[in-house]
RNA sequence: GCAAAGCCUUCGAAAGAAGGCGACGCAGAGCUACGGGACUAAGGCGAGUGUAAUCCCUCGCGAUGUCCGCCGGGCCGCCA
Numbered sequence: 001g002c003a004a005a006g007c008c009u010u011c012g013a014a015a016g017a018a019g020g021c022g023a024c025g026c027a028g029a030g031c032u033a034c035g036g037g038a039c040u041a042a043g044g045c046g047a048g049u050g051u052a053a054u055c056c057c058u059c060g061c062g063a064u065g066u067c068c069g070c071c072g073g074g075c076c077g078c079c080a
Stems, first nucleotide, its partner, number of pairs: 001026002006021006024069001030075003034072003037067003044061005
């Protein structure tokens, strides 16, 4: 210098993010989703129940969403 969990407010479908309080930790806990990994599943696709049919409902798949305080890479740096 930063600020985990938790609490409050706001945003978001969620994961999560921002602000405030708060300190578990961090000598890159600065930036970057590039590789691996993790989380979520709104829209979409598929299946099922049901229906005249659609909608609804349930389940599955799925990142284009999120995480850099999971590991690695890249960039730029402070003090002694």
c-di-GMP-I riboswitch aptamer from a soil metagenome, 80 nucleotides, folded computationally.
The model forms 100% of the base pairs in the Rfam consensus.
The coordinates come from a structure-prediction model, not an experiment, and the mean pLDDT is 85.
RNAcentral holds the sequence, with entries from MGnify.